[in-house]
The RNA shown here (THF (Tetrahydrofolate) riboswitch aptamer) has 105 nucleotides and comes from uncultured Blautia sp.
The RNAcentral record of the sequence draws on MGnify.
The model forms 94% of the base pairs in the Rfam consensus.
Rfam family: THF (Tetrahydrofolate) riboswitch aptamer. About the family: Tetrahydrofolate (THF) riboswitch was first reported for Ames et al. as an RNA motif in 5' untranslated (5'-UTR)regions of folate transport and biosynthesis genes in Firmicutes genomes.
Model confidence (mean pLDDT): 81 of 100.
């Protein structure tokens, strides 16, 4: 000089959870780790309050009303099948500490 490295943030892809509303995200308090170390918050994680705020649908089978009628409408049951959510998690790409000391050529 020049590299590696962090919490993470996007994307796909599997397994899920919720669709009877959790999570997601938005504020506000408190508090904790956070490249290898030492402090540190643009950020990121918990806990608590507050506000908001959503997509369900279809098959079969039994059942209850009801029909000129397997017509119509409700309910339960298969965990079936298709979405849908600022969803969780894993594992592959991409990216990825601003300040001092280190580390490697």
């Nucleotide at each position: 000089u020049a590299g590696a490295g962090u919490a993470g943030a996007u994307a796909u892809u599997g397994c899920g959870c919720g669709u009877u509303a959790a999570g997601u995200g938005u504020c506000a308090u408190g508090g904790g780790a956070u490249g290898g170390g030492a402090a540190g918050u643009u950020g990121u994680c918990c806990a608590u309050g507050a506000a908001c705020g959503a997509a369900g649908g279809u098959a079969a089978u039994c059942u209850g009303g009801u029909u000129a009628u397997c017509u119509u409408u409700g309910g339960a049951u298969u965990c079936g099948c298709c979405a849908c959510g600022a969803u969780g998690u894993a594992a592959u790409a991409u990216u990825g500490c601003g300040u001092c000391c280190g580390c490697u050529a």